[in-house]
RNA sequence: UUUGGUAUGUGUGACUGGCGUAAACGUGGACAAACCACGGGGGAGCACAUAUUAUUAUCCGCCGUACGCCUGGGCAAAGUAU
Numbered sequence: 001u002u003u004g005g006u007a008u009g010u011g012u013g014a015c016u017g018g019c020g021u022a023a024a025c026g027u028g029g030a031c032a033a034a035c036c037a038c039g040g041g042g043g044a045g046c047a048c049a050u051a052u053u054a055u056u057a058u059c060c061g062c063c064g065u066a067c068g069c070c071u072g073g074g075c076a077a078a079g080u081a082u
Base pairs, nucleotide, nucleotide: 003054004053005052006051007050008049009048010047011046012045015042016041017070018069019068020067021066025039026038027037028036029035061075062074063073
């Protein structure tokens, strides 16, 4: 100098569904489907900054009220191709 981890702050932020139970999204519109728009409430991750840590740490995943049955996505990581 650079890199990894952790914490805090700022910015950004994909995804935010259907049915049932409880008081548990609201409004409008679709649908053989599990979506659309607006509002509310969540939100991993990414970037930057600061601090701290250094053979430790990390990795055996993360994200949408609780639970159950489902559906469909996103992010991170690893690999391949362009």

Annotation
ZMP/ZTP riboswitch aptamer (pfl RNA motif) from Paenibacillus stellifer, 82 nucleotides, folded computationally. The source organism's lineage runs through Bacteria, Bacillota, Bacilli, Paenibacillaceae and Paenibacillus. It matches the Rfam family "ZMP/ZTP riboswitch aptamer (pfl RNA motif)". The literature on the family includes a 2015 paper in Chem Biol by Trausch et al., "Metal Ion-Mediated Nucleobase Recognition by the ZTP Riboswitch". Its family is annotated with regulation of purine nucleotide biosynthetic process and one-carbon metabolic process in the Gene Ontology.